[in-house]
Parts: sequence; C1' cells; structure tokens
RNA sequence: UUUCCGAGGAGCGUUGCAGCGCCGCCAGGCGUGAGGCUCGGACCACACACGCAACCACGCUCACCCGC
Repeated sequence: UUUCCGAGGAGCGUUGCAGCGCCGCCAGGCGUGAGGCUCGGACCACACACGCAACCACGCUCACCCGC
C1' cells in the first nucleotide's frame, strides 16, 4: 500500500462527480451510484486507571444533547 472487520444515531426523496458494470466508431453512451472520508483493529491472553473524536451535496422526518 492492498485486502478484511468494526465504529462514526436512523430513515425517506433528489441530483450526479468519482468508482463499478455493459456497449463502443475508443469521441463517448447507457445503467448503477452521496461512508469514496475519519478512527480503531486484523497471533493470543491478563490487570489497572482515565477518557471518548472530527467530518460527510440538497430537502424532509425521527432520535439524542443544550438553551429559551
């Protein structure tokens, strides 16, 4: 670096870049498409203490937190 797993509250709708699939006269076309980003882990086991992210196009609903 790649791959895999987990977490980042949930849902509905819209658009369409990347990516992916198919086609191609290799210009592109059609379809799909808003976790693609961040963090942690990927040989196994034990103990103690403290703490607990940030972010994610547009519209709507709910949940959670704070204030009035």

SAH (S-adenosyl-L-homocysteine) riboswitch aptamer from uncultured Variovorax sp., 68 nucleotides, folded computationally. RNAcentral holds the sequence, with entries from MGnify.